[in-house]
Molecule: Bacterial RNase P class A
Organism: Croceibacterium soli
RNA sequence: CCAGGGGGCCGGGCAGCCGCGCCCUUCGUCAGGCUCAGGAUGAGCGGGCGGAGGUCGAGGAAAGUCCGGGCUCCACGAAACAAGGGUGGCGGGUAACGCCCGCCGGGUGGAGGGCUUCGGCCGUCCGCUCAGGGAAAGUGCCACAGAGAGUAUACCGCCGAUGGCCCCUAAAAGGCACAGGCAUGGGUGAAAGGGUGCGGUAAGAGCGCACCGGGGCUGCGGCAACGCAGCUCGCACGGCAAACCCCACCCGGAGCAAGACCGAAUAGGGGUCUCGCGCCCAUUCUAGGGCAGGGGUGUUUCGCCCCGAGAGGCCCGGGUUGGUUGCUUGAGCCUUGCGGCAACGCAAGGCCUAGAUGAAUGGCUGCCCUUGCGGGGACGUGGUCUUCGGAUACCGCCCGCGAGACAGAACCCGGCUUACAGGCCCCCUGGCUCC
Repeated sequence: CCAGGGGGCCGGGCAGCCGCGCCCUUCGUCAGGCUCAGGAUGAGCGGGCGGAGGUCGAGGAAAGUCCGGGCUCCACGAAACAAGGGUGGCGGGUAACGCCCGCCGGGUGGAGGGCUUCGGCCGUCCGCUCAGGGAAAGUGCCACAGAGAGUAUACCGCCGAUGGCCCCUAAAAGGCACAGGCAUGGGUGAAAGGGUGCGGUAAGAGCGCACCGGGGCUGCGGCAACGCAGCUCGCACGGCAAACCCCACCCGGAGCAAGACCGAAUAGGGGUCUCGCGCCCAUUCUAGGGCAGGGGUGUUUCGCCCCGAGAGGCCCGGGUUGGUUGCUUGAGCCUUGCGGCAACGCAAGGCCUAGAUGAAUGGCUGCCCUUGCGGGGACGUGGUCUUCGGAUACCGCCCGCGAGACAGAACCCGGCUUACAGGCCCCCUGGCUCC
C1' cells in the first nucleotide's frame, strides 16, 4: 500500500424569519363552579378564551410482528395423564428467552514448532463455520446412471489349483474358459459395504499381521461436554431424523383495539333446538334441611363452589362508535471503583431526556461541509514529466448546475432478523514493497 473479516461512532453543521405539541410561569378577560361550612364575610382550589416568556420534543433500526417478559383481564384449586407447541453439545449470565458469554467436539483455511528411515508423523496457535441428543425401538427414502444402493452385486475384467473339453499312443507340458472361484484393477454414481502397507493365495479378500479408524473395559484430569493413557476384540451391517419418530427439558388463554371510570342511548327484543324437572324429612300451605342427578375441565381422582329446576347451543334484530384514564420514573441512562477470561454483577455519585389522538417537532433564506458533472486558470515552500526553456488540469483555488442514505413513536422493556449513500476510528488475518 492492497484485499478479506470483526467491532465502534457519525450520518449534515451554523444563523435568521415565520409556524407547531405536552408541561411550567405570568398578564388580561369571561362566566360564576367546587371546598372549608348550615348562612354572611373571608380563605383556598379550579374552568374557557387571548397575549408574553421558559424547559423539553422520534430511531439505530422507530421497521418485521419472529421470540421472551412486565402490566391488565379471564379461566375454581391440587395431582397424574393425554393432545398441541417449543428447545436440543457442556457450563455460566439474565426477569426470561429460540438471546448473550466462555468452553468442548466436527469440518475447513492459514501460521509456525519438534521428530524423521525424507515417504511422512506428532502436537500448538489464530480465523471462519455447524438446526452439534438418538440410525442397535420401529416405519420410510436414496431419483437418474450403474451389474449392484443395505443381511446388495458381476458390466469390462482377474484366476486356471479342483471337475470338464481340445492336443498327444498315454502321461507331462501346452491351450480353452463350460461348471467353478474372486471383488484386488477399470467403469457408473453424491455415496459401492473401513483406510494404507506387508504377508498369504490359483487369483484374491481382515483371510492373517502392523499402524490408523471403530466397539468394550479400566485408570487419571476436568463441575461437565470431553481429553489422555493402558488392555482387549477382526470388527454388526452406508447416508438421511431441516423425514415421521424416540429421548431429555420447558409451556394456561387473550391482549392497551387489554382494562377501569363517567356520560348517553336502546328492544328487560324475537325465533328455534338439546338435556333435565325425581325422592325423603318437616309443615294447613310456604319458607327450610338432606339425597339422587346435573354443571364449573380434554380425561381421571380429591377438594371447593353453583343448581337441585333449571343449565346450555344456534340464528335474526336493536343501541353505544362521546369523554377521562391506562400514558410514561423505567428489570432506565451516564461516570467512577471493585469482582469476573467474558457475558454480566455489586457499590458510590449524578441525570430526568416525547406522550400525541386523524395524530405535534415543519416551511423559507443565506453561509459552511461532503460529493458528482461541466467550465476557468499554470497562482501554490504542491504532485508528475523534462532536452531544465517548459509542459501537464493530478491536488489545492474560482464559477455554474445537481445530490446528501435507510427511514417517523402511539403501553413499556430485553433480544433476533431485515434496510442503509457517504465518512471516521480500532483490532485480526493474508499478499506486495522498503528499511